Context: one part of a larger RNA
This record gives sequence, structure tokens and C1' cells, in this order.
RNA sequence: CCGUUGUUAAGGAACUCGGCAAAUUGCAGCCGUAACUUCGGGAGAAGGCUGGCCUUUUAGCGUGUAAAGACUUGCUCUUGAAGCGUUAGAGGGUUGCAAAGAGCAGGGGGUAGCGACUGUUUACCAAAAACACAGGACUCUGCUAAGUCGUAAGACGAUGUAUAGGGUCUGACGCCUGCCCAGUGCCGGAAGGUUAAGAGGAGUUGUUAGGGGUAACCCGAAGCGACGAAUUGAAGCCCCGGUGAACGGCGGCCGUAACUAUAACGGUCCUAAGGUAGCGAAAUUCCUUGUCGGGUAAGUUCCGACCUGCACGAAUGGCGUAACGACUUCCCCACUGUCUCAACAACGGACUCA
Repeated sequence: CCGUUGUUAAGGAACUCGGCAAAUUGCAGCCGUAACUUCGGGAGAAGGCUGGCCUUUUAGCGUGUAAAGACUUGCUCUUGAAGCGUUAGAGGGUUGCAAAGAGCAGGGGGUAGCGACUGUUUACCAAAAACACAGGACUCUGCUAAGUCGUAAGACGAUGUAUAGGGUCUGACGCCUGCCCAGUGCCGGAAGGUUAAGAGGAGUUGUUAGGGGUAACCCGAAGCGACGAAUUGAAGCCCCGGUGAACGGCGGCCGUAACUAUAACGGUCCUAAGGUAGCGAAAUUCCUUGUCGGGUAAGUUCCGACCUGCACGAAUGGCGUAACGACUUCCCCACUGUCUCAACAACGGACUCA
């Protein structure tokens, strides 16, 4: 010097990203116990008092001797002084620094955020606000169900049957969940437009028996081939409607009131419609340490307000919420070697010597 422990004057979080670590608390009985609340809780809230041993004594209970009583006369039963045991007290005394004498054995309170809760998760850096959840909603499915696996047979769904099963979103509970169907999706419609293979076959063309020609060559039926117009031809798309707890979206400029400021009011442009309730510098606020208030001697954090929301907002849920949380934020009490600032001790190493 390192590791693991123990103790420490005065102070007591000044340490630090952060009370991380350590310390405090800790048992039992009694007293006492707030806001809030879904009336269950919160709660072991918080905060107090008592606790050993000796002796005297009270009451209850258990057992049960003597004794008494009963009869069914028994190694019987019932009551039950005594004795013993035990529970709860009362009085007196007494020891130590200390009586739950060692060990085992909750620190507590307040505020806010998030998630309702118990659960689950990154086996080996993340346990959470993430996942799940009960509850809510939409949607599909009438049974050979939808859906899923498989080429198929077949199987699951289910030996179930819409109070059932599948998918998606939300996430207890309370109060609620606004406007937009123009785009995309889904559902419905079928008049018109477009539209494939197929059907159809106008027509074009190859070949040549034959005919014409002195010849080169020309014409050319049938058949067999090649190409092929009109016409016909479903769904889909276009089209017409519906639908947001479907994907999603939810404006700008200008003027105006008897101080000023502001604008209930008016004008105008655009849009499918222009953000309702609630919340708001927020796990969201750039400017920003916004401004005001609280807390501190002093507060970029925190709490309460304001609203100028760069860029909240209603099941991609909005806002609240008792209880719960090895979650996150801030504050307080207690407590401490975290620190001011370090010291000593024990054990084990390192190191030196043998």
C1' cells in the first nucleotide's frame, strides 16, 4: 500500500450524478394513530410507555390428594381444601452503564410523474414507465364455421356452436371520448365506361391441279396451312353510396371597444374538416434558468400557478384516481467515516529478511 472487518473527538450529507455505501430502526404487551379513500384500506401510519431477578399477594384455568356427595358398589362418577402447573394482575424489595442485556430482528414522513393492481421480461451489462392483465370496443365466423398447419389425406379450432371461436386496438375504476368520408382501406351497389382467355370469323396471305404465254413469267378452284377486323365476353378498375374505438387529418391574413392593451364583433382567402372537453414550459417548451408564487442564507432540479401549446388532445385514448411499486423526481426528520480529514485496531495479502 491492497482486501475483509471493527471503533472514533467536534460537526452531521458540507460527500456525490444521486445519502451510493454504511449507520439508524428492529421483539412482545399496552396507549395512540393524519390527509385521503373504491369504506376494504391508508396502518406496524406517525408517536409514546413497559419489559430482569427476589419476595408477598389476588383472580381465573388445568390437574387433583384429603374430605363430602351420588348411585349403576366400581382401580366408578361429581364437587373439590391441599399440593403442583399455568395465565393475567397488584404491593414491596434489589443489581448493573445497560433487563426484548448475546444472536436473530421494519428507519420513518411529505410531494410529484408513470404504470391501476399480483404477475412477466432482455439465461450471461437493461426488471422498467416496457409485456401481460381483468375490463372496454370494433370486426370476421351459422358449422364441412371463420382462422391455422399440410402437396394431399388429414389435423387443430372443438367432441366447442354467436353468453362460442378467430383477428385488431385499448388497458382496473371514475368522468368522458368532439369535428372531417376529400385521399387510402373496408363494406354495399349495379345503370354506364374500360377490360383477359375463350367464342367468332369479315378479310389478307403461303402452297398449286388447271389455264394463258415463244419464253421470262402471269392468273389461279378445292384442300391444307399462316395471319386476322367487327361482334360477344367475368371479376377488377372507373363510377354511385356508406363507414373513424378503420389508416389517418383537425388553417391563414386584415380590421375593430371612450387611456393603453386586448378583441366578445366584422371582413376576406383556402379546406374534406379547421382541435371540442380536458390538460398544458408537461417523460411533450426550441427560444428557456419563460414569468409569478412556495421551499433555501443562496434552488438550471422540485411544487403551485399563468398560457406566448417551436411541435398536448380524446381507445395510436384525454383527464383524474384510493391501493400497490427492488420504478423515477424533489423535500424533511432520525442516523451515520459519504464528507470536513483522517486516525487506530484485528485478520489475510503485497513487500523485506531468514
Molecule: large-subunit ribosomal RNA, domain IV
Organism: activated sludge metagenome